[in-house]
RNA sequence: AGAGUUUGAUCAUGGCUCAGGAUGAACGCUGACAGAAUGCUUAACACAUGCAAGUCGACUGGAAUUCUUCUUUGGAAGAUAGUACGGUGGCGGACGGGUGAGUAACGCGUAAAGAAUUUGCCCUUCAGACUGGGACAACUAACCGAAAGGUUAGCUAAUACCGGAUAUUAUGAGACCUUGGCAUCAAGGAUUUAUGAAAGCUAUAUGCGCUGGAGGAGAACUUUGCGUCCCAUUAGGUAGUUGGUAGGGUAAUGGCCUACCAAGCCGACGAUGGGUAGCCGGCCUGAGAGGGUGAACGGCCACAAGGGGACUGAGACACGGCCCUUACUCCUACGGGAGGCAGCAGUGGGGAAUAUUGGACAAUGGACCAAAAGUCUGAUCCAGCAAUUCUGUGUGCACGAUGAAGGUCUUCGGAUUGUAAAGUGCUUUCAGGUGGGAAGAAGAAAGUGACGGUACCACCAGAAGAAGCGACGGCUAAAUACGUGCCAGCAGCCGCGGUAAUACGUAUGUCGCAAGCGUUAUCCGGAAUUAUUGGGCGUAAAGCGGGUCUAGGCGGCUUGUUAAGUCAGAUGUGAAAAUGCGGGGCUCAACUCCGUAUUGCGUUUGAAACUGGCAGGCUAGAGUACUGGAGAGGUGGGCGGAACUACAAGUGUAGAGGUGAAAUUCGUAGAUAUUUGUAGGAAUGCCGAUAGUGAAGACAGCUCACUGGACAGAUACUGACGCUAAAGCUCGAAAGCGUGGGGAGCAAACAGGAUUAGAUACCCUGGUAGUCCACGCCGUAAACGAUGUCUACUUGAAGGUUGUGGCCUUGAGCCGUGGCUUUCGGAGCUAACGCGUUAAGUAGACCGCCUGGGGAGUACGGUCGCAAGAUUAAAACUCAAAUGAAUUGACGGGGGCCCGCACAAGCGGUGGAGCAUGUGGUUUAAUUCGAUGCAACGCGAAGAACCUUACCUACUCUUGACAUCCAGAGAAUUCGCUAGAGAUAGCUUAGUGCCUUCGGGAACUCUGAGACAGGUGCUGCAUGGCUGUCGUCAGCUCGUGUUGUGAAAUGUUGGGUUAAGUCCCGCAACGAGCGCAACCCUUAUCCUUGUUUGCCAGCACGUAAUGGUGGGAACUCCAGGGAGACUGCCGGUGAUAAACCGGAGGAAGGUGGGGACGACGUCAAGUCGUCAUGGCCCUUACGAGUAGGGCUACACACGUGCUACAAUGGCGUAUACAGAGGGCUGCAAACUAGCGAUAGUGAGCGAAUCCCACAAAGUACGUCGUAGUCCGGAUUGGAGUCUGCAACUCGACUCCAUGAAGUCGGAAUCGCUAGUAAUCGUGAAUCAGAAUGUCACGGUGAAUACGUUCCCGGGCCUUGUACACACCGCCCGUCACACCAUGGGAGUGGGCUGCACCAGAAGCAGAUAGCUUAACCUUCGGGAGGGCGUUUACCACGGUGUGGUUCAUGACUGGGGUGAAGUCGUAACAAGGUAGCCGU
Repeated sequence: AGAGUUUGAUCAUGGCUCAGGAUGAACGCUGACAGAAUGCUUAACACAUGCAAGUCGACUGGAAUUCUUCUUUGGAAGAUAGUACGGUGGCGGACGGGUGAGUAACGCGUAAAGAAUUUGCCCUUCAGACUGGGACAACUAACCGAAAGGUUAGCUAAUACCGGAUAUUAUGAGACCUUGGCAUCAAGGAUUUAUGAAAGCUAUAUGCGCUGGAGGAGAACUUUGCGUCCCAUUAGGUAGUUGGUAGGGUAAUGGCCUACCAAGCCGACGAUGGGUAGCCGGCCUGAGAGGGUGAACGGCCACAAGGGGACUGAGACACGGCCCUUACUCCUACGGGAGGCAGCAGUGGGGAAUAUUGGACAAUGGACCAAAAGUCUGAUCCAGCAAUUCUGUGUGCACGAUGAAGGUCUUCGGAUUGUAAAGUGCUUUCAGGUGGGAAGAAGAAAGUGACGGUACCACCAGAAGAAGCGACGGCUAAAUACGUGCCAGCAGCCGCGGUAAUACGUAUGUCGCAAGCGUUAUCCGGAAUUAUUGGGCGUAAAGCGGGUCUAGGCGGCUUGUUAAGUCAGAUGUGAAAAUGCGGGGCUCAACUCCGUAUUGCGUUUGAAACUGGCAGGCUAGAGUACUGGAGAGGUGGGCGGAACUACAAGUGUAGAGGUGAAAUUCGUAGAUAUUUGUAGGAAUGCCGAUAGUGAAGACAGCUCACUGGACAGAUACUGACGCUAAAGCUCGAAAGCGUGGGGAGCAAACAGGAUUAGAUACCCUGGUAGUCCACGCCGUAAACGAUGUCUACUUGAAGGUUGUGGCCUUGAGCCGUGGCUUUCGGAGCUAACGCGUUAAGUAGACCGCCUGGGGAGUACGGUCGCAAGAUUAAAACUCAAAUGAAUUGACGGGGGCCCGCACAAGCGGUGGAGCAUGUGGUUUAAUUCGAUGCAACGCGAAGAACCUUACCUACUCUUGACAUCCAGAGAAUUCGCUAGAGAUAGCUUAGUGCCUUCGGGAACUCUGAGACAGGUGCUGCAUGGCUGUCGUCAGCUCGUGUUGUGAAAUGUUGGGUUAAGUCCCGCAACGAGCGCAACCCUUAUCCUUGUUUGCCAGCACGUAAUGGUGGGAACUCCAGGGAGACUGCCGGUGAUAAACCGGAGGAAGGUGGGGACGACGUCAAGUCGUCAUGGCCCUUACGAGUAGGGCUACACACGUGCUACAAUGGCGUAUACAGAGGGCUGCAAACUAGCGAUAGUGAGCGAAUCCCACAAAGUACGUCGUAGUCCGGAUUGGAGUCUGCAACUCGACUCCAUGAAGUCGGAAUCGCUAGUAAUCGUGAAUCAGAAUGUCACGGUGAAUACGUUCCCGGGCCUUGUACACACCGCCCGUCACACCAUGGGAGUGGGCUGCACCAGAAGCAGAUAGCUUAACCUUCGGGAGGGCGUUUACCACGGUGUGGUUCAUGACUGGGGUGAAGUCGUAACAAGGUAGCCGU
């Protein structure tokens, strides 16, 4: 310090997630030691048991027991012992300890104030302590009660209680003086008067106590400034309320309380109400600012089962005190009583979860106490339990390669675990054993240690007793194998898993940390993701629709003053602990000790620049007056013309209207059209314009009246009067609402007609609200420049509009200066697009608004509204995205340009018939498998009767039909017979080979064992190779440079041109590669060379005839080598280019024709069944053999073909002309036989020699005469031929006979642009046989192309996009189903609370006529005073009624969200097929 995640990729915005640190933690696995810490966060739930606050004999009563002595044996005395126990009295139980329920408060923190106060014990100091009196406990006796406890009578002491005296600087009152202050008052002084004290004890004393003052220390109380959570969907609250006067009360101020008077007081600077919460020092985190938190330690507060109350006291409204009430628990003799662990242990309960019913007062501290001794102390000090945290230590060290064994992986070679182990040597921390053994102990000595026989020291033995946890796809360090097969599972986010998972589980290895390691939870960080430091608002979330104005915030130049802000110095405080820094002590560290530092607040002294206050001045901001021109600025009235509709009348006749096409509709009752007139309402043509005006909405005929604002000019005046603007007020399109008018046109709703699968739409015909006017509401719009208002500053260019100055040459002139406005563009800014003096630039002021998407601008509540609704405005839940701009593609029922037998123009077909062939389907034991839009379907298959063959049935074999290795045997091989469908099995016959170093070996066969063979079994979505297709389309890329933040762009776009990214020109590009073209083959012309099997002009021979022969080498042909064609030449067009057009020459002319050749890539295209191959599967079978069957089935559907339907023809006779192939298991001549297919015989030829082999259409002649025919040939019967072991299933051919459909083919659809289509025959491969298929060959040989509007496909440029699996895309809503949270809901049940009322315990206070009473007074009668009782006020619990608020629940119901494959449509994204969107 960042990283992952939206996209095909990019930048931005923006959320989610991770890496870090932390914890009073918990859970999982594991667990050696020591030290220091910490340990009910939940039920302030309930508590058994024990302990946690007592003490004082120098106040009083006072045992028992035991012992000793005496004894009259009844007992007594002494010790125990003034002990235990009880009481009076004093001090302490207000500290210490616990908890955090309540509390949003002067509760806490901080800083002040108390002249408005109190203070036991303690310290210092002054003065005093005189004189009297009466009781009550304990105790004794009697009685009541179960108990707790109580009643009556009697005795008694005191430092208990009471009277009197005395008294100061005590307290109250009065007047006086001094000082300060002056409105109250305070301090001091002198004085008068009234009131008020006391306690003794002991014997070791300079003793301890007591009383009244004064001062202090510490403590307590009260008051104030500032700070201290969330909600405004809590906006008004308050009657003792705010203040005053008087009184009461208190230690003391005060409405603290009462009476009276006044009507105040608090609040947008957030009152009141609601929710939540103890506050702080600190702690965690963070660079800091901050954020979170308030365990342990420390300070304060509050509480003590819930609620209320007072008493005592210096101090309490009191945790281990009292009274009452409520709930609960316990005891009970049923009459009554007792209790309060949020003290320490401990129990139950709750919970994910938190310890021992331990030791000691040795230390520290506290209570009592003449000094003490001593007692008490669950405070405290220690120990126990717990890896809960922090810190330290160990589990050994050195050497050790044959790189052992084992494990794992493997390409089988090895690699790794790994110097790791074993082995050899060494050491002993820790744990263990033995021995010694502290400090902590203080003040003269002595005594005193729970911890603890602990820390520590010495010695002993032996590597001995001591390692786990998590992870290994990326983030994030670390990978392989096996298992599993969208299953099981993982997951913090992204995401893994559907048969090769580095992501699941296991193993091995590795990485990380380590007595721990992971997970979960929570907090901060990262997050600049609430932004003060430190964010934004044109399009990502975000500028209020506009204006005006109050509060508030901010504010021009200048002078003086002040000192609030600001700055500086000094000073008080900022507790301790903690953190930081510097030191010290435990072996180190954690831990601990010492020092230093400490942002705040207060006081005080100064400074005066800036801000503020006060006082004055100025004119540049702002405003006023005057003059002027511009304008659809506003309101109200009047007037006009065009158009439209209706009505009336005329002319006139059959249609009009409307549409893509129609129909509804109007019209013979006279429409439409046309003419005239009348009426009506609405809107204002031309001018008219990115022209003008207005704050926005908005504003348009002409004219009149009233009226607002802006602007310019030149002077004068005021003197900061300004800017912004919560709340408020006001204006505010359209639609809508109310009342009353008006209503021509248009037109929601509605009706009809069309369209359509449907059409509640788009289109058409009608048509009502409404649109218009007046008045009143509504208050919203994509109310947009998606851009708040104001001010200042910052290069420019070109316009529009409206003022004004100067100059002259008076013009459509030139030079200036203001206002408004439009376009382009520089710097700068911006994520980019873009903005750019009218900023989205640079700054300032103020307001509004935003904080992931959805849920939702919704619910509830409030306000407004007649309603519609508007405004304000959440949460649960859910997702990991949603979004902006730009990029590359793809796509569009977007655009432009261009091409192609793409259309058009033509020719011939298919689709109809019969047959052939392939496919689907069906059937079957099997009909083997694959190919499935173009790009499967006469395809793999260049040829299924057996074989092929993979399928089915049956019969057989199991190291196998085939390969290698081992052992044994045998030559191999073979005749014959038997069984069988055959494979095969049995018997039998013949046979003894080849090489040899004589051991044996090689080939082959049989038997046996196992390694293995074998598989046309699966996966073409694991693959190689090969192939199809877009497409022979002209494209696809790279290097360097440049542009851009980047994806990318440029180049490759543009202007021309081409078949072509072909070439030229231009250009931030310059070059290059794969494609195009060319090079290759073939064909067309010529030359040259060469020869026989080919040729024959000339010469010769020969024949009936023939290159038959000699010979020739001219010609043709063959096959080698060359030439030729390049826009080379001429003219024109073009830009002087590329190129195009025309021409010449030429066999050939603009790539001459044809072929081979197929860029980057697309389709998970096809093929595991050509072959190869990973993985999986079968192994007496999914392998192998054999026989038979099937692949040839047949209601049907489709594709591809053949033959036809005929006269451009059929048939018959005669006759002409090819090319390219093939041939020895072959082609086969000739001859003979047969009607023929063929057969017999067989010359020649391994072929330029021989053969297949007659080419056919054509031509000539004849016939047929438009017919189901002399067309057509299917089908069927019969007879044959050939191949072959074998033609039944299931071959081809021949002959005779038969003679079906079919008369040119619906919708639709295919091929072809020249030697092409069409038509005619010929050959070959495969092959025993079996082409209408395929491949090849030649013969004859056309028609048409105006052209690119349209269909299809493609290329380039551009545009839109919500697509990127890329339109076979994306995506919306209802309905149906499941689940989830939520709103409404007759209500129902709780909590809290307001108001009114009832009620009234205990208690304080007041009153008191009843009862009662030791101290004092008394005239002895009584009185004063007290107590009890009664009563009044206040008041807790409780109750009644009625509201508010909140939670839970509720039949039913509303929408919302989520959910691989449901239904209906297709709304949006492209012009999304009616542009979309906003409001109503």
Annotation
Predicted 3D model of a 1480-nucleotide RNA (small-subunit ribosomal RNA) from an uncultured bacterium. The sequence is in RNAcentral, with records from ENA. The prediction has a mean pLDDT of 85.